Large-subunit ribosomal RNA, domain V from a Patescibacteria group bacterium, 586 nucleotides, folded computationally. Taxonomically the source falls in Bacteria candidate phyla (Bacteria).
Context: one part of a larger RNA
RNA sequence: CCUGCAGCAAGACGAAAAGACCCCAUGAAGCUUUACUAUAGCUUGGUAUUGGGUUAUGUACUUAGAUGUUCAGUAUAGGUGGGAGGCUUUGAUACUUUGACGCCAGUCAAAGUAGAGCCGAAAUAUGAGAUACCACUCUUUUAAGUUUGUAAUUCUAACCUUUGACCGUAAUCCGGUCAGGGGACAGUGCCUGGUGGGUAGUUUAACUGGGGCGGUUGCCUCCUAAAUUGCAUCGGAGGCGUUUAUAAGGUUGGCUAGACCCGGAUGGAAAUCGGGUUGAUAGUGCAAAGGCAUAAGCCAGCUUUACUGCGAGACUGAUGGGUCAAGCAGUUGCGAAAGCAGAACUUAGUGAUCCGACUUUUGGUUGUAGUACCGAAGAAGCUCAACAGAUAAAAGCUACUCUGGGGAUAACAGGCUAGUUUCGCCCAAGCGUUCAUAGCGACGGCGAAGUUCGGCACCUCGAUGUCGGCUCAUCACAUCCUGGGGGUGAAGAAGCUCCCAAGGGUUCGGCUGUUCGCCGAUUAAAGUGGUACGCGAGCUGGGUUCAAACCGUCGUGAGACAGGUUGGCCUCCUAUCUGCUGCAGG
Repeated sequence: CCUGCAGCAAGACGAAAAGACCCCAUGAAGCUUUACUAUAGCUUGGUAUUGGGUUAUGUACUUAGAUGUUCAGUAUAGGUGGGAGGCUUUGAUACUUUGACGCCAGUCAAAGUAGAGCCGAAAUAUGAGAUACCACUCUUUUAAGUUUGUAAUUCUAACCUUUGACCGUAAUCCGGUCAGGGGACAGUGCCUGGUGGGUAGUUUAACUGGGGCGGUUGCCUCCUAAAUUGCAUCGGAGGCGUUUAUAAGGUUGGCUAGACCCGGAUGGAAAUCGGGUUGAUAGUGCAAAGGCAUAAGCCAGCUUUACUGCGAGACUGAUGGGUCAAGCAGUUGCGAAAGCAGAACUUAGUGAUCCGACUUUUGGUUGUAGUACCGAAGAAGCUCAACAGAUAAAAGCUACUCUGGGGAUAACAGGCUAGUUUCGCCCAAGCGUUCAUAGCGACGGCGAAGUUCGGCACCUCGAUGUCGGCUCAUCACAUCCUGGGGGUGAAGAAGCUCCCAAGGGUUCGGCUGUUCGCCGAUUAAAGUGGUACGCGAGCUGGGUUCAAACCGUCGUGAGACAGGUUGGCCUCCUAUCUGCUGCAGG
């Protein structure tokens, strides 16, 4: 070295299970609720089943009455028409009593007494002339009747009876008969308002140096942006969701700010006045940028082009869309005219489609007219702000969870980096009685290592088992002890500091799951680190990190908590290869 046998388990990111943690899906399910929308149930009202009386009170109608007052006027004149007569022993008129109405003047009715007239037309007054008489009718109101409501009460015949008796009949069912109780209620059907996690179906956004929490989401300006345009980031700064008709619009004409200095009553740093110097630093409705003196800035006159119908041609843009625009026709404003004017110095000041409503309309419907509907044109209704807007209408929990995926994305480990960490070096102000450097060393500077906390998200989510302990280790040296040396603020002893050195060694206990730490007793010393924070196909399983449960806190709740607490299955009796140990053979 090869082969075999017996062993060990460090590796084959060993095997097993399309990771249960984490994220994603316009995935699922279970649960919750003051999410949304329905709905069982409960409840309100109407109506049908559902009938008869009485009383009270309304509506409508019929019949018979009553009723009606501005002023003027005999006086309490409802309206219109006809009309010259009408009523009366079947009681005119007068008086008494009573009642009703009442504007307190009177009107009407009933009873009693007496018993023959009374009213009108004409005249005055009035818009209108007789309730003298007839017909119709209005306001208010009385009585009777009919109809239809409402409320109360009553009846019995619907209906109910989970009261009693009897019968079918063997029958605590059911049906029938009788009696009793209730009774047009209840119950039930249909319609309807409310309530309704009891039940159901669903929704509950995205971006994101993992996700959550926070922040943001459309538009405008600047920088980043690398001298055309364009250009990202949870890069750095700010604004907008309007305003203006008293024009802040149009046109014509005119004007020039601001700052500083000097002088000047009240008057001051700064008001208004005069002079000078400078020159856009001022102003622009509002952010910023670019503009602006021929002014786009400021003032005044007249005005409405902040027009209608178009529009060659361009710019921008994936599309939807956005922007500029000469010119033509009509009609206006200003200007002497040439001309200028289709809003504003420019760039923000915003919302597609559907839907219903509004205004206008020679349009459509197979005869015509009307109506209705539809179309066309116009303008309005959305913090549809998650702003290219899923619906008119929507929040949560899951550790009881599930599926599909992801190392496109987190937690462990590794990798890269080295802010942080550890260590070293440079300079030397100062401390060290004196003296920077025995020992220290501010303010600063330069590195190394890859043990901490991080950053990144590169292998692994069709699985790389996670803290600590046990066992077994192995390496580095920035050395804890033992060894050799230099310096010393080294007398000796004991130290401090630096250099060389990795051969060997580096304890036993109490508390805690602990690593760590504190404590006790020793020791020459009780080293610092790496090895997937060495080592679970070697062990353990106390902690963390499933399902059960309790407490505190939070939450309406389901539930949640690097808060606490108790409990909680560690697979391969089988090792193929590499590796290692022992034995045997060649």
Its Rfam family is "Bacterial large subunit ribosomal RNA". Model confidence (mean pLDDT): 83 of 100.